[in-house]
RNA sequence: GCAGAGGGCCGGAUGGCCGCGGGGCUUUCGGGCUCCGAGGAAAGUCCGGACUCCACAAGGCAACGGUGCCGGGUAACGCCCGGCCGGGGCAACCCGAGGGAAAGCGCCACAGAAAUGAAACUACCUUUGGGCAUCGCUUGCGGUGCGCUUGGGAAAAGGUGAAACGGUGGGGUAAGAGCCCACCGCGCGUCUGGCAACAGAGGCGGCACGGCAAGCCCCACCGGGAGCAAUGCCAAAUAGGGAUCGCGCGUGAGCAAUCACAGGGGUGUCUUGCCCCGGGCAGAUCCGGGUUGGCAGCUAGAGGGCGUCCGGUAACGGGCGCUUUAGAUGAAUGGCCAUCGGUUGCGGGGCGACCCGCAGCAACAGAAUCCGGCUUACAGGCCCUCUGCGCAU
RNA sequence: UGGGAUGUGGCCUAGCGGUAGGGCAACUGUUUUUGGUACAGUAGAUCGUAGGUUCGAAUCCUACCAUCCCAGCCA
Numbered sequence: 001g002c003a004g005a006g007g008g009c010c011g012g013a014u015g016g017c018c019g020c021g022g023g024g025c026u027u028u029c030g031g032g033c034u035c036c037g038a039g040g041a042a043a044g045u046c047c048g049g050a051c052u053c054c055a056c057a058a059g060g061c062a063a064c065g066g067u068g069c070c071g072g073g074u075a076a077c078g079c080c081c082g083g084c085c086g087g088g089g090c091a092a093c094c095c096g097a098g099g100g101a102a103a104g105c106g107c108c109a110c111a112g113a114a115a116u117g118a119a120a121c122u123a124c125c126u127u128u129g130g131g132c133a134u135c136g137c138u139u140g141c142g143g144u145g146c147g148c149u150u151g152g153g154a155a156a157a158g159g160u161g162a163a164a165c166g167g168u169g170g171g172g173u174a175a176g177a178g179c180c181c182a183c184c185g186c187g188c189g190u191c192u193g194g195c196a197a198c199a200g201a202g203g204c205g206g207c208a209c210g211g212c213a214a215g216c217c218c219c220a221c222c223g224g225g226a227g228c229a230a231u232g233c234c235a236a237a238u239a240g241g242g243a244u245c246g247c248g249c250g251u252g253a254g255c256a257a258u259c260a261c262a263g264g265g266g267u268g269u270c271u272u273g274c275c276c277c278g279g280g281c282a283g284a285u286c287c288g289g290g291u292u293g294g295c296a297g298c299u300a301g302a303g304g305g306c307g308u309c310c311g312g313u314a315a316c317g318g319g320c321g322c323u324u325u326a327g328a329u330g331a332a333u334g335g336c337c338a339u340c341g342g343u344u345g346c347g348g349g350g351c352g353a354c355c356c357g358c359a360g361c362a363a364c365a366g367a368a369u370c371c372g373g374c375u376u377a378c379a380g381g382c383c384c385u386c387u388g389c390g391c392a393u
Numbered sequence: 394u395g396g397g398a399u400g401u402g403g404c405c406u407a408g409c410g411g412u413a414g415g416g417c418a419a420c421u422g423u424u425u426u427u428g429g430u431a432c433a434g435u436a437g438a439u440c441g442u443a444g445g446u447u448c449g450a451a452u453c454c455u456a457c458c459a460u461c462c463c464a465g466c467c468a
Stems, first nucleotide, its partner, number of pairs: 001389010012340007020037007039364001043375002046373005051227004064223005069083005084098001085096004099218002104216002106212003121158002124153003129148001131146007166184006185207001186205003190201004231296004241287005246281002249279001250261004263277005289467003303324009342361008394464007403417004411448001419435005441457005
């Protein structure tokens, strides 16, 4: 210098004028003074909590939902840190929903012989029978070759597929085959290291166990439901109306416990019973009606920032000091001007670094109960660390 | 602000792991003097977008995008 990898930060500054929301002080009630006032994502509402109400009241089981290598951090998490394994990259480094397929069920289209308790199309080897060709002679027998046929062997080769019941090499065989051997893979014990995931060494087994669990499922762990329009209080207004459901509600005596008697009508078989009707009641749901106000919750919290010390590889935890803190409710946090800065284009000057003038541009977005994360959006710019290649010293 | 649902040709809809089907509409032809009707045929979908799981995704998972629905208080 070129090409990359990882991490962090900024998101114009200062001043003046006008304006908006909130707090405090003051007032002659007109106002005046003073302080504070958006974000890294305030967003999506995807996870986890705090808080409030409802339900249950120890807890267990079932159902449903979620998470899923191991260890740690945290109030908690699906987040973060460290490690393991697998994959990618020359490397820095990056990516991984990464438990279980020898508990069971299900699926594997097309192609292909066969798609999972495997199978045999072509081709291979052998056998039975007869045929053709050819050679030999002992002239009807033998050898060789070709194709047909019968029975068997085998699964190495071909072809299909995303995937074909281990791979490569050698031996072996009629042809073959873990049939045998070496190495690799796989499985099961042992030993060593590690908290563990796992790694390494050596032994045994001739291979039994295809893939899919972001299909059902199994295992382990976690989870009661709803959400600040939660919830509590005040005020205003209205017809304290109607329907359905539910309750058997009543009377008398008694201080009370309790005791006695059970509304009206119909039906049936005396009772028990069944049906209908009227009244009352604290309620539940719906229809209809009214209102569109205020206060609390509400912002100081597992708070943030800076500096420093201690523990830890780190995430993070702890101590000390200083500093900081929007609470609006159709919803404030803005506009203009000046100077400086950034950047783009044009013009001019200078060998050059650069300087001057004019014109333009400046993102994503925007609190709404509050925190911890994740994800997504973002003009332009800055800083740190590391890797590969080239050049120079 | 909180909660919930849905995206498949122009419109309505089926399909829920194996080449996306139907109806209406559109276009062409026949029938008719013409239009309509009827009949025959044709084209049109990267299944909202992107990524992942899988041999294979409209379908399963994740993240975005768009659209729609619900809700307060009093008695």

About this RNA: Two RNAs folded together computationally: RNase P RNA and transfer RNA, 468 nucleotides in total. The coordinates come from a structure-prediction model, not an experiment, and the mean pLDDT is 76. It holds a member of the Rfam family "Bacterial RNase P class A".